RNA sequence: GGGCGCAUAGCUCAGCUGGUUAGAGCGCGUGCCUCACAUGCACGAGGUCAGAGGUUCAAGUCCUCUUGCGCCCA
Numbered sequence: 001g002g003g004c005g006c007a008u009a010g011c012u013c014a015g016c017u018g019g020u021u022a023g024a025g026c027g028c029g030u031g032c033c034u035c036a037c038a039u040g041c042a043c044g045a046g047g048u049c050a051g052a053g054g055u056u057c058a059a060g061u062c063c064u065c066u067u068g069c070g071c072c073c074a
Base pairs, nucleotide, nucleotide: 001073002072003071004070005069006068007067010026011025012024013023019057028044029043030042031041032040050066051065052064053063054062
């Protein structure tokens, strides 16, 4: 330099053929339970869906560019 893949909550990830409230598990907070802790149960907080632009009535999802990471080729 060329090609491919990935980027969604603090972490690991799902999200189908674009469609109307952005999710799961773990973690975190509060309450219940306990003498207390753990386990368990209930509730809750937490998101610029990497960034910018475009297409569309509508974009996490499609297109382009950029950034970061990984793999392959040279």